[in-house]
Molecule: Bacterial RNase P class A
Organism: Actinobacteria bacterium HGW-Actinobacteria-5
RNA sequence: CGAGUCGGCCGGGUGAUCGCUGCGCGAGCAGAGGAAAGUCCGGACUCCACAGAGCAGGGUGGUGGGUAACGCCCACCCGGGGUGACCCGCGGGAAAGUGCCACAGAGAACAGACCGCCCCUCCGCAGGGAGGAGCAAGGGUGAAACGGUGGUGCAAGAGACCACCAGCACCCCAGGUGACUGGGGUGGCUCGGUAAACCCCACCCGGAGCAAGACCGAGAAGGGUCCGAGUCUUCGGACGCGGACCCGCGGACGCCGUUUGAGCGCUGCUCGCGCGAGGCGCCCGGGUUGGUCGCACGCCGGCAACGGCGAAGGCGGUUGGCAACAGCCGUCGCAGAUGGAUGAUCACCGCCCGUGAGGGCACAGAAUCCGGCUUACAGGCCGGCUCGUCCC
Repeated sequence: CGAGUCGGCCGGGUGAUCGCUGCGCGAGCAGAGGAAAGUCCGGACUCCACAGAGCAGGGUGGUGGGUAACGCCCACCCGGGGUGACCCGCGGGAAAGUGCCACAGAGAACAGACCGCCCCUCCGCAGGGAGGAGCAAGGGUGAAACGGUGGUGCAAGAGACCACCAGCACCCCAGGUGACUGGGGUGGCUCGGUAAACCCCACCCGGAGCAAGACCGAGAAGGGUCCGAGUCUUCGGACGCGGACCCGCGGACGCCGUUUGAGCGCUGCUCGCGCGAGGCGCCCGGGUUGGUCGCACGCCGGCAACGGCGAAGGCGGUUGGCAACAGCCGUCGCAGAUGGAUGAUCACCGCCCGUGAGGGCACAGAAUCCGGCUUACAGGCCGGCUCGUCCC
């Protein structure tokens, strides 16, 4: 100097005029992001609800840490890619079972004989043909063919046997918290791949969501169907009937007892639990489309501006840790709309294009609030590391 790789930051500024939203009597004070996006995860918070068990269903998937938690972050292990810095991984199990591996090929999982190799018998002058008994080492097909190389052996072969190697199983030693790594020994054990296919294993998970939910105000109109409220007994008993002086019968309704219990809620189911006398069970119809809180950090002083104390959080320093991060100290520390607020104009500066005039300036707007992940981003700045080339 070039190329690569990883990480961080900025992404418009200043002034004036008019305007918008919140707070305030007023003067005034404050007012969109690194992703506010996607709604993919995890929480806080609210209600179901007094709170459970199981099945189904869903999620994660190497080890160890971090965190309120996570499917996130950090470090490491293994596998793969790369000269390397680094990057990637739906990373447990294929000897529990089921499924799939097109086409080609003899044969694709306890497979297989197309071309072949060897021996025997018969026919033939020969090439060769028929039959019998062996083989899976060679060739071919294929993404992949039931270990590899070399030898012994054999009629010809074959882990049939041997040496070395690879894998697998078991044992031992060393290192490591661990996943695992290195080394040694025994064994001829060598039965593919695929689970981002079904499945098995381990661990985790109530549901719904600020349109949650709480309150105020206002308004109306109920109807049908089905099921149940039970039968029974005692007591009371409006009312009705008969008789005739008080009795009999019926009896809506009420109280007690006994006991049944439609329907509803807890996710989908079951159990269980709770409510329960009428029932958002089903169908049809009507009313409320308003407002306050939730809502933007809390408390104290103050009319307010402002001040003080403190929580979450940000920033800086420091200690510990390889790191993520944690502790301590200091400092800063309120946008809150609801048809939905930050705008418009002018000037200058900054950056880019252009000879100039002039033109342009990325992705993109909070909606309960946080921790992450993913996606988008014109232009620019800083740093670490790797490789290459040149010079000293």